Context: one part of a larger RNA
RNA sequence: CUGGGCGUAAAGGGCGCGUAGGCGGCAGUGUAAGUCAGAUGUGAAAGUCCUGGGCUCAACCCAGGAAGUGCAUCUGAAACUGCACAGCUUGAGUAUUGGAGAGGAAAGUGGAAUUCCUGGUGUAGAGGUGAAAUUCGUAGAUAUCAGGAGGAAUACCGGAGGCGAAGGCGACUUUCUGGACAAAUACUGACGCUGAGGCGCGAAAGCGUGGGGAGCAAACAGGAUUAGAUACCCUGGUAGUCCACAGCUGUAAACGAUGAUAACUAGGUAUAGGAGGUAUUUUGACCCCCCCUGUGCCGCAGCUAACGCAUUAAGUUAUCCGCCUGGGGAGUACGGUCGCAAGAUUAAAACUC
Numbered sequence: 001c002u003g004g005g006c007g008u009a010a011a012g013g014g015c016g017c018g019u020a021g022g023c024g025g026c027a028g029u030g031u032a033a034g035u036c037a038g039a040u041g042u043g044a045a046a047g048u049c050c051u052g053g054g055c056u057c058a059a060c061c062c063a064g065g066a067a068g069u070g071c072a073u074c075u076g077a078a079a080c081u082g083c084a085c086a087g088c089u090u091g092a093g094u095a096u097u098g099g100a101g102a103g104g105a106a107a108g109u110g111g112a113a114u115u116c117c118u119g120g121u122g123u124a125g126a127g128g129u130g131a132a133a134u135u136c137g138u139a140g141a142u143a144u145c146a147g148g149a150g151g152a153a154u155a156c157c158g159g160a161g162g163c164g165a166a167g168g169c170g171a172c173u174u175u176c177u178g179g180a181c182a183a184a185u186a187c188u189g190a191c192g193c194u195g196a197g198g199c200g201c202g203a204a205a206g207c208g209u210g211g212g213g214a215g216c217a218a219a220c221a222g223g224a225u226u227a228g229a230u231a232c233c234c235u236g237g238u239a240g241u242c243c244a245c246a247g248c249u250g251u252a253a254a255c256g257a258u259g260a261u262a263a264c265u266a267g268g269u270a271u272a273g274g275a276g277g278u279a280u281u282u283u284g285a286c287c288c289c290c291c292c293u294g295u296g297c298c299g300c301a302g303c304u305a306a307c308g309c310a311u312u313a314a315g316u317u318a319u320c321c322g323c324c325u326g327g328g329g330a331g332u333a334c335g336g337u338c339g340c341a342a343g344a345u346u347a348a349a350a351c352u353c
Base pairs, nucleotide, nucleotide: 003325004324005323006322007307008306012321014201015200016199017198021194022193023192025088026087028085029084030083031082033081034080035077036076037075038074039073040072041071042070048066049065050064051063052062053061054060091191092188093187094186095185096183097182098181103177104176105175106174107173108172109171110154115149116148117147118146119145120144121143125136126135162169163168206248207247208245209244210243211242215241216240220236221235222234223233259320260319261318262317263316264315267298268297269296270295271294272293273292274291276289277288302309303308326353327352328351335346336345337344338343
């Protein structure tokens, strides 16, 4: 439980698309379901309240009245909501032009570096650490030069920068493809917002099948350190990391720890994309002014327990969804659903403080 809340105290779903539902712009006509007014009927008695009365009072009892928030029918009102009809353009969308971008998918190509192999030069060390050792090396290592192989990642540019719903995205070229933004017109005419279920996407790790395997590296082995050292340090090193599959999993401090949409409410400054204007001999660039969209910092009012937030709100409002309700037990048990499994999801209680 008709309450109060959700940045950090418990609490925003990881993110999107969208069904039902909820909510919905401006102006008009009609209707009268909701709504409002009046009338009639009903709303048993007892009880409650009011006025009187009876037991010596009271409790108790008796009589009358009120009330009975409700329901039904009839008559009426037409502002708001609903419904029907016919409109509007500001919300939403479509068309045109343009530039920006690590947005996504596929194919191809490049250079640097590590490792390995072959050959040349060359000789006794190299490597590693706090110091060492394990380790590699006279069967020629390390170093250096030339050639080759293979895998993974893409220095500089690079930015408080950009793009994406989120996860996330960074060499270059080509092909296919999504979204956002600006400008000027034209068109549709509320087509909108949210969204229980549902469907899809979803880092890393993990799983299945088949490839691949340079570097790194759970596990593991050895060397050190130490009282011990199942660690931190070192030498090795396997899964994995990489690729394919309309594969599975579906979780994260999936964070801005801040749901989505719309409106309103001082400014300053920086930056990204686009448009316009002024000045300059012209074009372009810089500076200056200004508009839209995004990303940051500072800051007033206001808010906040404080920290802080502050036109990208945690301010002032509206609509819709999700969630919380003392700590532990416990995000556990049982049951259901999903999964190959790992497990995920839904989700208690006893008991205890």